[in-house]
RNA sequence: GAUCCUGGCUCAGAUUGAACGCUGGCGGCAUGGCUAAAACAUGCAAGUCGAACGCGAACGGAGAGCUUGCUUUCCAAGUAGAGUGGCGAAAGGGCGAGGACAACGUUUCUAACGUACCCCAGAGUCAGGGAUAGCCCAGGGAAACUUGGAUUAAUACCUGAUGACCCCCGCAGAUCGUAUGUUCAGCGGGGCAAAGGCUUGUCGCCUCGGGAGCGGGGAACGCCCUAUCAGGUUGUUGGUGGGGUAAUGGCCUACCAAGCCUUAGACGGGUAGCGGGUGUGAGAGCAUGACCCGCCGCAUCGGAACUGAGACACUGUCCGGACUCCUACGGGAGGCUGCAGUAACGAAUAUUCCACAAUGGGCGAAAGCCUGAUGGAGCAAUGCCGCGUGUGGGAUGAAGCAUCUAGGUGUGUAAACCACUGUCAGGAGCUAGGAACACAAUGACCAGCUCCAAGGAAGGGCCGGCUAACUUCGUGCCAGCAGCCGCGGUAAUACGAAGGGCCCGAGCGUUGCGCGGAAUCACUGGGCUUAAAGCGUGCGCAGGCGGAUAUGCAAGUACCUUGUGAAAUCCCACGGCUCAACCGUGGAACUGCUUGGUAAACUGUGUAUCUUGAGAUCGGUAGGGGUUGCCGGAACGCUAGGUGUAGCGGUGAAAUGCGUAGAUAUCUAGGGAACGCCAAAGGUGAAGACAGGCCACUGGGCCGAUUCUGACGCUGAGGCACGAAAGCGUGGGUAGCGAACGGGAUUAGAUACCCCGGUAGUCCACGCCCUAAACGAUGUGUACUAGAUCGUGAAGACUCUGACGUCGGCACGGUCGAAGCAAAAGUUUUUAAGUGUACCGCCUGGGGAGUACGGUCGCAAGGCUAAAACUCAAAGGAAUUGACGGGGGCUCACACAAGCGGUGGAGCAUGUGGCUUAAUUCGAAACAACGCGAAGAACCUUAUCCUGGAUUUGACAUGCUAUGGAUUAGCUCUGUGAAAGCAGAGUGACGCCCUUUGGGUGGAACAUACACAGGUGCUGCAUGGCUGUCGUCAGCUCGUGCUGUGAAGUGUUGGGUUAAGUCCCUUAACGAGCGAAACCCUUAUCUUUAGUUGCCAGCGCGUAAUGGCGGGGACUGGACUCUAGAGAGACUGCCGGUGUUAAACCGGAGGAAGGCGGGGAUGACGUCAAGUCCUCAUGGCCUUUAUGUCCAGGGCUGCACACGUGCUACAAUGGGAACUACAAAGUGAAGCGAUACAGUAAUGUGGAGCAAAUCGCAUAAAAGUUUCCUCAGUUCGGAUUGUGGUCUGCAACUCGACCACAUGAAGUUGGAAUCGCUAGUAAUCGCGUAUCAGCUACGACGCGGUGAAUACGUUCCUGAGCCUUGUACACACCGCCCGUCAAGUCAUGGAAGCUGGAAGCACCCGAAGGAGUACUAAUUCAAGUAUUCCUACAGUGAGUUUGGUGACUGGGACUAAGUCGUAACAAGGUAGCCA
Repeated sequence: GAUCCUGGCUCAGAUUGAACGCUGGCGGCAUGGCUAAAACAUGCAAGUCGAACGCGAACGGAGAGCUUGCUUUCCAAGUAGAGUGGCGAAAGGGCGAGGACAACGUUUCUAACGUACCCCAGAGUCAGGGAUAGCCCAGGGAAACUUGGAUUAAUACCUGAUGACCCCCGCAGAUCGUAUGUUCAGCGGGGCAAAGGCUUGUCGCCUCGGGAGCGGGGAACGCCCUAUCAGGUUGUUGGUGGGGUAAUGGCCUACCAAGCCUUAGACGGGUAGCGGGUGUGAGAGCAUGACCCGCCGCAUCGGAACUGAGACACUGUCCGGACUCCUACGGGAGGCUGCAGUAACGAAUAUUCCACAAUGGGCGAAAGCCUGAUGGAGCAAUGCCGCGUGUGGGAUGAAGCAUCUAGGUGUGUAAACCACUGUCAGGAGCUAGGAACACAAUGACCAGCUCCAAGGAAGGGCCGGCUAACUUCGUGCCAGCAGCCGCGGUAAUACGAAGGGCCCGAGCGUUGCGCGGAAUCACUGGGCUUAAAGCGUGCGCAGGCGGAUAUGCAAGUACCUUGUGAAAUCCCACGGCUCAACCGUGGAACUGCUUGGUAAACUGUGUAUCUUGAGAUCGGUAGGGGUUGCCGGAACGCUAGGUGUAGCGGUGAAAUGCGUAGAUAUCUAGGGAACGCCAAAGGUGAAGACAGGCCACUGGGCCGAUUCUGACGCUGAGGCACGAAAGCGUGGGUAGCGAACGGGAUUAGAUACCCCGGUAGUCCACGCCCUAAACGAUGUGUACUAGAUCGUGAAGACUCUGACGUCGGCACGGUCGAAGCAAAAGUUUUUAAGUGUACCGCCUGGGGAGUACGGUCGCAAGGCUAAAACUCAAAGGAAUUGACGGGGGCUCACACAAGCGGUGGAGCAUGUGGCUUAAUUCGAAACAACGCGAAGAACCUUAUCCUGGAUUUGACAUGCUAUGGAUUAGCUCUGUGAAAGCAGAGUGACGCCCUUUGGGUGGAACAUACACAGGUGCUGCAUGGCUGUCGUCAGCUCGUGCUGUGAAGUGUUGGGUUAAGUCCCUUAACGAGCGAAACCCUUAUCUUUAGUUGCCAGCGCGUAAUGGCGGGGACUGGACUCUAGAGAGACUGCCGGUGUUAAACCGGAGGAAGGCGGGGAUGACGUCAAGUCCUCAUGGCCUUUAUGUCCAGGGCUGCACACGUGCUACAAUGGGAACUACAAAGUGAAGCGAUACAGUAAUGUGGAGCAAAUCGCAUAAAAGUUUCCUCAGUUCGGAUUGUGGUCUGCAACUCGACCACAUGAAGUUGGAAUCGCUAGUAAUCGCGUAUCAGCUACGACGCGGUGAAUACGUUCCUGAGCCUUGUACACACCGCCCGUCAAGUCAUGGAAGCUGGAAGCACCCGAAGGAGUACUAAUUCAAGUAUUCCUACAGUGAGUUUGGUGACUGGGACUAAGUCGUAACAAGGUAGCCA
């Protein structure tokens, strides 16, 4: 990397009281302050009744009187108006602060209750009285308001009468009820009523009974989070008496008792209106409670009562706070959580509209009045629904735009153009319906019909995958995108733009919240060996579950049934708006609670019985089970003594240490701790754990037998007990070992590993601690589900008995294994991780963190319980393929070893780095760059590398048009210049047509202009091609089949063998391909063919003879050598042995050659983003009077230095001199150049021959023979330098080679280290060729001559192949990764303190109000005064609890390249890990 699993994150859906961005035609129906229950200007939101009552204007009009501006009469008008009185104002409307229960929902009770208005029924409505508002008069006050006097009415108030089937008391009955009690009828006594009005038949009034509707109260069940809230409570729980209420009740009070609630979660804390419903979902659920309906609570905050049928009262009263306003400073006023509206808050939410026409409500007999309820309109795409922005035809497939392989293609019938239609908006005109109230009248607003005209009406998001939809350009880890993965570093389908496309459409996207997907809290429907997860182990209260039989009951259960489950909503059917949304009618449903009945299987419960679960009894039996005491031998060190002498000890190697003051070694006595062998796959125990022997005490198990009890059982939250090691306390003990500590080593360091010492501790007694990778990483019990085998224990059967043996069954402990299970592994499988069942514990992504805070336990260390903020998109399990390992096995290679010769030291040559320079052109960089590109840098080459000078369609190619027109090209000459070039002069050829001087045309060519050329400029990380390397290593794959859920495996492994995955055998594999081998070239032997330029045996000539010559042109030959064609030959073919009757190996024969004969060419899949854009080709980019082109000169050769590769040496196996042999392979015409001559020589003169088996280069050298040198800086070595020459070339200064003479440096065999080579090889010797004018060649590529040594072997180093193992690696060990420190950011804990909130407690104060008490007055009423109790707000105090902040401080998280080390992953280099 890929796979399977676990597991989180994320997305696709439908929804929304929404908000934001872009856009916006119409209509219908809905919806619209979610934030500050924060504050409010202004207007309106509750009045009405004259048929309850007494009063009673004015403006104005018309008269009269007159004093002419006053009075008065009538109308206005018994009107307006306020007041008394009645009813209403407790409804309607708003909001959700509080409240986890005095709420809400369902069911039920009230024999413990109320009820104005309304309905039904019965009986009544008689007689009186005194006041008081208003009005008037007089005061106070700024105002609000208020005081006094006089006077008046009522359906206001009071007295009396009458009265019951009404109320109260007493008596004695019946009935019903579980009961307190209810109901009914009877007797006796006591008590209580009324209102009138008007339109004269009605409306009222009083009393009693009933009803409807509406309320009060009680009970059960249901109703959020939190145990890091475990105990709470004193009117608390109950009783008795009393009070209070419509009514029950500690609701209140006195006394008595001590109860009551609670792990089924009391009490405390947090949060929250509840329900019908709503959203989502397959459902179960989860979330929610806007609009509509029901209930509750609230009305600026807190308290309180009054009135009333009803309130402790939203637009009433009183009091206390806060705030606002008015004020004459004395006092007053106010309450939008009604409808509008303001400002504020905020991401955010509308008009200070119309109307009572409809539906309701209040009052009224009614007309009517009031109604911000309501009906409507306005604003807002906020939502749902509907409609439209045209319809049909129309190809030259127009233009434009985009793209392109340059041909085309797309946009696209789209447009233009032609014909038509009339929905919506708009304009003009007309009018059903909402209208129902006897008739009539009545519309705020909406709506219907006809005509006109293509005109006024389309955008938003997306296009890498998920996810429908692709191209070009720009940008270049920038700008930016992003829901997740991720995209962007010069070829971006992911950024931005354009073209095109996709999806929706008056909307489209984004964001937020909830549901879904998520079986990701799993009731439906999950898990716990290794992924997160079994408490360390047992005992056991509560709880849960529980054997067999019979029988009763009927709580659960099932069926039938009664009532209820409001309406709306959802669903179905039908219907009404043109459809739909919307609305109406009916049905179903509301899965619930409840009434009565039936059934009795199961659960439950009662009774009776049973024995198999459990327990008991008796007899045996094994055991390191536990506790205590006594005893033993081996080893060990110390002390004392004896013997004895120089070392001992320790390690990888050492040292510290001990020892002549006698160690180590050895013998004896005293000491402490641990118990070898037996011993095991063994035994015991709940676990931890338990081991020398014996005695005592003691727990449990197993086997067998008879009898007994009769379900007595299982599990087990809390609780209790036990619980390795380390650690703590007190007191002992201490031989060995041994944290800390000291020393010695190792190391860069070494607070370690190793060594020498050594204290706590380890041991005992008593008391704590309570944790471990306390593991089988596997809770306990029980039942069932193939087998095989071993061990331990005890009993039985068979054999006459015993031993042995055999057989079947029990308990415990192991191994293997089927089905099954499992993601796989599988140490699973009767000892389950299988199949059921009962109960308990635990888990829910990684990190933060088993941490903080709190609580609790502990002497402490610390344990138990146990979060959050923040952060990441993963973390993890099992298995697979690779790679890697200071893992293992096998094998190979000049890899090591064995050898030979080198390099590294010297001088020089050459390449590179560095330095220098105007420039020292560029590339190559471990192996696999560095005598490499370069098979030739003086100029040229050569690259703009440098300096300078020129040039611009160009040094080179093509096109085309336009212009010029014979000027041109070429040649000659001059000037200038370093040259290129520039300037000038002269000469000056040509095609075709008409053809006559001549004219026309212009082809090639030239000049100017345009397209373009050019670039050794960049990118080898955009590429092709070519090449290097692993490696001539033996590997790399495929088809089909098989195995595995899959990645993959098998084949290709295994046993042999080979140079080889070469071959053989085995084999769930069978075959095949690319590689290996073979085929090809060369070389070694032979045969044959051929015979020139090669050869010369023979022959001839010649010589005294050998040699020589013919053989350089002229004999013959086809022998030999040679040349070059074709063949042969070698195949483990033959023999022996080994081996699996194999492959093959070993030995041998023959053979020129033997096991691949030697050498070469040939390089699998792939690796290294290896090398090359400067061979070539090529995408993209850059450049275009320059990065192109030309030229001169310089540079690439520069030199304190470093490295690589070579040459020459250091000498005697050598050097010099003389003489004399033997090659192969090449090459030659702008060439090789012979004989000859000159020169010391380089070389020159000269030119025979040769396009070459013919001629030339061309003498091979080492070797051999003779001689000199005699171990020295030399007769070694030749650098360097001087002088003089030769040759090439336009030109040898920078910067050539060679020759001669002279000079004669370093160097005496080379440190660490390192290279090549296994036979014609190394070593050594020369020869040739390419490039090339010449040469730096000592290089490169070839050729032959001479010609070794060694290989025991695979331990080690390096590299490679196969198998296996581990892995936290996969960019693959040059990997991964940990911690401190340093820097930045963020959240959080502690903290001296500082500062808010909340709830209670104690004390103090005590408004209004209520309930009392006392007094005043002649009594009642009323009032006043004083005072008691309750009590709001405020104050004080000590604490509790919860926030904010806080110097400093603790850890944590995150952040491309900081510091130090290297802890982990491989045996991670000391195995790792837990306490």
The RNA shown here (small-subunit ribosomal RNA) has 1475 nucleotides and comes from an uncultured prokaryote. Rfam family: Bacterial small subunit ribosomal RNA. Its mean pLDDT, the model's own confidence on a scale to 100, is 81.